[in-house]
RNA sequence: AGAGGGCCGCCGCCUAAUCGCCUUCACGGCGAGCCGGGGAACCAAUCUUUCCGGGGUGAAUCCGCGCAAGCGGUAGGGAUCACUUCCGUCCCGAGCCCGUCAGCUAACUCGGUCGGCGGCCGACGGAAGGAACA
Numbered sequence: 001a002g003a004g005g006g007c008c009g010c011c012g013c014c015u016a017a018u019c020g021c022c023u024u025c026a027c028g029g030c031g032a033g034c035c036g037g038g039g040a041a042c043c044a045a046u047c048u049u050u051c052c053g054g055g056g057u058g059a060a061u062c063c064g065c066g067c068a069a070g071c072g073g074u075a076g077g078g079a080u081c082a083c084u085u086c087c088g089u090c091c092c093g094a095g096c097c098c099g100u101c102a103g104c105u106a107a108c109u110c111g112g113u114c115g116g117c118g119g120c121c122g123a124c125g126g127a128a129g130g131a132a133c134a
């Protein structure tokens, strides 16, 4: 000096998962915003009953090959620095939960607000439209 790593701060990405207030400062409480569940009529549905149960969250479903691990694809989803769309490119396509129970659903009611990444330099993939500024 450089690579890599750790901590703080800032900027950005996925996600509902952000912000504010209070105090007895905690495994704490409250609120706003955002998110999810249950729950009539009407409508819809055909499940369960000696079971092959059924359902929720999420983009994460389905198909083929394989003893398996896994491989290939796919419905669908995200990014491509900070408006949208298209093209190109790069990725994800999981997991978790309820416990025999739940369609939709006004009133009503019950919860969640986690976690995981990248950058601090150089480079800014392309096109169209819009907006703003001069």
Stems, first nucleotide, its partner, number of pairs: 009120006018032005023026001033113006043103001053101001054098004062073004076092005083129005

Background:
Predicted 3D model of a 134-nucleotide RNA (c-di-AMP riboswitch aptamer (ydaO/yuaA leader)) from Paractinoplanes polyasparticus. Taxonomically the source falls in Paractinoplanes (Bacteria, Bacillati, Micromonosporales, Micromonosporaceae). The coordinates come from a structure-prediction model, not an experiment, and the mean pLDDT is 78. Its Rfam family is "c-di-AMP riboswitch aptamer (ydaO/yuaA leader)". Its family is annotated with cyclic-di-AMP binding and regulation of gene expression in the Gene Ontology. Rfam 15.1 lists 7,607 matches to the family in 2,262 species. It was read from a public genome assembly, where an Rfam model found it.